[in-house]
Context: one part of a larger RNA
RNA sequence: GGAUGAACGCUAGCGGGAGGCUUAACACAUGCAAGUCGAGGGGCAGCAUAAGGUAGCAAUACUUUGAUGGCGACCGGCGCACGGGUGAGUAACGCGUAUGUAACCUGUCCUUAACAGGAGGAUAACCCGGAGAAAUUCGGACUAAUACUGCAUAAAAUUAUAAAUAGGCAUCUAUUAAUAAUUAAAGCUACGGCGGUUAGGGAGGGGCAUGCGUAACAUUAGCUGGUUGGUAGGGUAACGGCCUACCAAGGCAAUGAUGUUUAGGGGACCUGAGAGGGUGACCCCCCACACUGGUACUGAGACACGGACCAGACUCCUACGGGAGGCAGCAGUGAGGAAUAUUGGUCAAUGGGCGGCAGCCUGAACCAGCCAUCCCGCGUGAAGGAAGAAUGCGCUAUGCGUUGUAAACUUCUUUUUCAGGGGGAUAAAAUUCUGUAUGUAUACAGGACUGAAGGUACCCUGAGAAUAAGCAUCGGCUAACUCCGUGCCAGCAGCCGCGGUAAUACGGAGGAUGCGAGCGUUAUCC
Numbered sequence: 001g002g003a004u005g006a007a008c009g010c011u012a013g014c015g016g017g018a019g020g021c022u023u024a025a026c027a028c029a030u031g032c033a034a035g036u037c038g039a040g041g042g043g044c045a046g047c048a049u050a051a052g053g054u055a056g057c058a059a060u061a062c063u064u065u066g067a068u069g070g071c072g073a074c075c076g077g078c079g080c081a082c083g084g085g086u087g088a089g090u091a092a093c094g095c096g097u098a099u100g101u102a103a104c105c106u107g108u109c110c111u112u113a114a115c116a117g118g119a120g121g122a123u124a125a126c127c128c129g130g131a132g133a134a135a136u137u138c139g140g141a142c143u144a145a146u147a148c149u150g151c152a153u154a155a156a157a158u159u160a161u162a163a164a165u166a167g168g169c170a171u172c173u174a175u176u177a178a179u180a181a182u183u184a185a186a187g188c189u190a191c192g193g194c195g196g197u198u199a200g201g202g203a204g205g206g207g208c209a210u211g212c213g214u215a216a217c218a219u220u221a222g223c224u225g226g227u228u229g230g231u232a233g234g235g236u237a238a239c240g241g242c243c244u245a246c247c248a249a250g251g252c253a254a255u256g257a258u259g260u261u262u263a264g265g266g267g268a269c270c271u272g273a274g275a276g277g278g279u280g281a282c283c284c285c286c287c288a289c290a291c292u293g294g295u296a297c298u299g300a301g302a303c304a305c306g307g308a309c310c311a312g313a314c315u316c317c318u319a320c321g322g323g324a325g326g327c328a329g330c331a332g333u334g335a336g337g338a339a340u341a342u343u344g345g346u347c348a349a350u351g352g353g354c355g356g357c358a359g360c361c362u363g364a365a366c367c368a369g370c371c372a373u374c375c376c377g378c379g380u381g382a383a384g385g386a387a388g389a390a391u392g393c394g395c396u397a398u399g400c401g402u403u404g405u406a407a408a409c410u411u412c413u414u415u416u417u418c419a420g421g422g423g424g425a426u427a428a429a430a431u432u433c434u435g436u437a438u439g440u441a442u443a444c445a446g447g448a449c450u451g452a453a454g455g456u457a458c459c460c461u462g463a464g465a466a467u468a469a470g471c472a473u474c475g476g477c478u479a480a481c482u483c484c485g486u487g488c489c490a491g492c493a494g495c496c497g498c499g500g501u502a503a504u505a506c507g508g509a510g511g512a513u514g515c516g517a518g519c520g521u522u523a524u525c526c
Stems, first nucleotide, its partner, number of pairs: 001526004006522005013378006019371002021336001026334003030331003035078003040075002043071002047069003050065006085289003094214008104206003109202007117151001119149002127140005156183006163176005187194002215261003222252003227249008264286004268279004291312005314325004342368001344367003350364001351362004381412004392402004420461004431448008470515005475496003481510005491498002
């Protein structure tokens, strides 16, 4: 000098952009953060409608019918493995990079081929009965499906058998045709559509493996028993001591094994001429974790933040028998701390889930609020103006110097801001309706609807210099000097050092210098 997720002191006009618990992965009140589909199903609690009935002159009230719109709960499908958070653990194939998989998987999506025949038995909801304070739970009876289970069919796949051709990298791989065995399905509809099954290919995603790189300590020198390798088997989507049995006795290590400490890694960011050094906040990629430890279930995918089970600590409820919970999601609270924000608005856009659509959900996201935390921009006026006014300060003191063109005063300007008035967005297309064209699903044209922020930004009008300057320093380094007070005291200080009676170094004043809505200090890095 530069830098910061900063803090502290003094000060503070406005706007734009960004950032905002670095500490206790400490504990959490409350609300919200993952639902959706009635075009899968039986139904019908609530709402609305319709029709009927009863009462009434009528208004209306009561009531019946799932009949209609629709729909709580229930069965079923898809999603909940994404998105969001955190950095505890991890020195590791965790990450980065380059490869391999002839050792693998893949829901949805795109595409290709073939198919969708015919049966069956249950169960929830509802109803009945019981237990319990509750959470919840038990028994009985009824019923449906795109739920579940057989059967049929098998283009295709898998397995087995024995071949041919081509290729390779040893085990082998690919293609072709044959035989045998095994394996499928689901319908709904507004008739426009939407779905189902099997198999091949693709896209995207993932698993696994290998080389190289990846902190400190040797005042850690030996470490290792599934350990190292083999055979066989099991297991997995898949290779493998991944697991088991048997066999061999190996494997690693001063090119640092093992141990200990520290730490998420990278793209990047800061600094620097570079080499290098430092950092890993925000944003993006990967990893790990979800009160602590363990376990599997479901599923295309999890060993699963707002799922399950067990154990533990903690908190809460209890009728004492027993139960409930997990903010490292968004807000918010307590605690800790030098220190870090609102219990805000909206799904309008972007994106995600479900749905044929309409749409619903979305603390993702987009916005607003708070904070000079940082960066950028603007302003606090401009020009003229000497009686060189007054005041203050200094001196060689009738006066002179300085404050100082500074002020007053004159003229000008509208920036910003404030009060009033008026106008007022871009971002919107999708969707839907109409028309046209054709290859029938798209394209084009026109109309209608949709904006949280927001009556915001911005524009016009009006007023009047009106509303706006501080902070640090002045011995040398280092730009800026005198007076008074103090008298090794009080104090200063980054280093050298100042202060013991004329202190440019302490405190005050005047003046000056530097930066400026900031300025200094502290901390850390180059």
The prediction has a mean pLDDT of 85. A computed fold for a 526-nucleotide part of an RNA from an anaerobic digester metagenome, annotated as small-subunit ribosomal RNA, 5' domain. RNAcentral holds the full RNA, with entries from SILVA.